Context: one part of a larger RNA
RNA sequence: AGUGAACGCUGGCGGCGUGCUUAACACAAGCAAGUCAAGGGGCAGCAGCAGGGAACUUCGGUUCUCUGGCUGGCGACCGGCGGACGGGUGCGUAACACGUAGCUACUUGCCUCACAGUGGGGGAUAACCCGGGGAAACCCGGGCUAAUACCGCAUACACCCGAGAGGGGAAAGGCCGUAAGGUCGCUGUGAGAUAGGGCUGCGGCGUAUCAGGUAGUUGGUGGGGUAACGGCCUACCAAGCCGAUGACGCGUAGCUGGUCUGAGAGGAUGAUCAGCCACACUGGAACUGAGACACGGUCCAGACUCCUACGGGAGGCAGCAGUGGGGAAUCUUGGGCAAUGGGCGAAAGCCUGACCCAGCAACGCCGCGUGGAGGAAGAAGCCCUUCGGGGUGUAAACUCCUUUUGCAGGGGAAGAGAGAGACGGUACCCUGCGAAUAAGCUCCGGCUAACUCCGUGCCAGCAGCCGCGGUAAUACGGGGGGAGCGAGCGUUACUC
Numbered sequence: 001a002g003u004g005a006a007c008g009c010u011g012g013c014g015g016c017g018u019g020c021u022u023a024a025c026a027c028a029a030g031c032a033a034g035u036c037a038a039g040g041g042g043c044a045g046c047a048g049c050a051g052g053g054a055a056c057u058u059c060g061g062u063u064c065u066c067u068g069g070c071u072g073g074c075g076a077c078c079g080g081c082g083g084a085c086g087g088g089u090g091c092g093u094a095a096c097a098c099g100u101a102g103c104u105a106c107u108u109g110c111c112u113c114a115c116a117g118u119g120g121g122g123g124a125u126a127a128c129c130c131g132g133g134g135a136a137a138c139c140c141g142g143g144c145u146a147a148u149a150c151c152g153c154a155u156a157c158a159c160c161c162g163a164g165a166g167g168g169g170a171a172a173g174g175c176c177g178u179a180a181g182g183u184c185g186c187u188g189u190g191a192g193a194u195a196g197g198g199c200u201g202c203g204g205c206g207u208a209u210c211a212g213g214u215a216g217u218u219g220g221u222g223g224g225g226u227a228a229c230g231g232c233c234u235a236c237c238a239a240g241c242c243g244a245u246g247a248c249g250c251g252u253a254g255c256u257g258g259u260c261u262g263a264g265a266g267g268a269u270g271a272u273c274a275g276c277c278a279c280a281c282u283g284g285a286a287c288u289g290a291g292a293c294a295c296g297g298u299c300c301a302g303a304c305u306c307c308u309a310c311g312g313g314a315g316g317c318a319g320c321a322g323u324g325g326g327g328a329a330u331c332u333u334g335g336g337c338a339a340u341g342g343g344c345g346a347a348a349g350c351c352u353g354a355c356c357c358a359g360c361a362a363c364g365c366c367g368c369g370u371g372g373a374g375g376a377a378g379a380a381g382c383c384c385u386u387c388g389g390g391g392u393g394u395a396a397a398c399u400c401c402u403u404u405u406g407c408a409g410g411g412g413a414a415g416a417g418a419g420a421g422a423c424g425g426u427a428c429c430c431u432g433c434g435a436a437u438a439a440g441c442u443c444c445g446g447c448u449a450a451c452u453c454c455g456u457g458c459c460a461g462c463a464g465c466c467g468c469g470g471u472a473a474u475a476c477g478g479g480g481g482g483a484g485c486g487a488g489c490g491u492u493a494c495u496c
């Protein structure tokens, strides 16, 4: 000098930040990922409309009920896109994980550009209906149906295989419009952009009281596998490969931009913010997909918790807030999608605990205030005293003034492009009231700035180091006085 701090005493306001460093301990209830009806079959619920029936009727109609998907819409379902982003955590990891500089045997949904195509068919299935099983979760059988769901055929010579000949390989429609056409799509190929995969040089911990390590091990050939190179995998062949420039082992640890310190070199560190990585109850696995081996998906195993009709099932806060526990210690079960950004949608819009705000905490930094001027050779009280006096001290009282903060009243934003403002009747402005609502903490032996009295008597106690205390203690405790900092001041811990 610094801190994500804690503890003690104290505490007025505002702005901007920051806030589980410990148990990657366990979690009640809520919310955090949906959306598209302009892909589709439909109509459970709601509203409207039309028709039938009944009751009442002032003969206008009202009410009830049934039917019709006709309209607005729409639960569930099929289908598409998104759920691989965003958000959390730091367990693991000493590794091409990260940083930096290169390389390429690769992939890339949505987006942009270019060229070409979008022809003609088919069979199913969910919802639904019927039946059945089960306590439930849910499941089974039969029947009907649609699609931008699924599958052939045609075309493709740009694509793939192949030396060539040749072979293989696509598509989906919707909406608006009378139409022409427009628009959103679909398929193939090439290019781009973006995002990723892989490889390599170099760089950044401790330990030699770890000295040898290695069998897919090192290389080759054939094969497999991948988007792709590769011992990545496999069969065979060879016997290599790494190591005191520290292999192997053990311990510790996410890495970086940065942050703290320091004149620098360096040392320490990796909260918040940003980039990368890893993980999602523990371990394992794949499926789908452009992308995952997938936090709020699936399957298996395990521990734990819950439900159960005992046959069987359900769950995963290291998302936001919150609870218990651990701990010296770390917040609200708040408001809003107004802004920024994201997903879906033609759009309107819907969703968004990302985000923007508000709340709590002197946790930090910064700013402001707790009044200003005048006022006695100087009240009272208290302290000291050589008893003369000295100190507190212009301090107070008192007089005049001001109104930041506060309280009350009025006005009232920017942030938003036309409309739409959670924050918020906030910031800010005006008026009124009244010195009013607002000072503490540590220290005073030397280091180190600040001295006396009383009490105590090696006791009680102090202490960072040196050291104080055994009868006059500037060092203990109290009073008076003083010094320093000030909404803080000290202490402890850690770093330089």
Stems, first nucleotide, its partner, number of pairs: 001495003005492005012368006018361002020326001025324003030320002034081003039078002042074002046072003049068008088279003098203007106196002111192008119153001121151002128143006159168003173184004205251003212242003217239008254276004258269004281302005304315004332358001334357003340354001341352004371401004381392004406433006415423001440485005445466003451480005461468002
Model confidence (mean pLDDT): 89 of 100. Predicted 3D model of a 496-nucleotide part of an RNA (small-subunit ribosomal RNA, 5' domain) from an uncultured Campylobacterota bacterium. The full RNA is in RNAcentral, with records from Greengenes.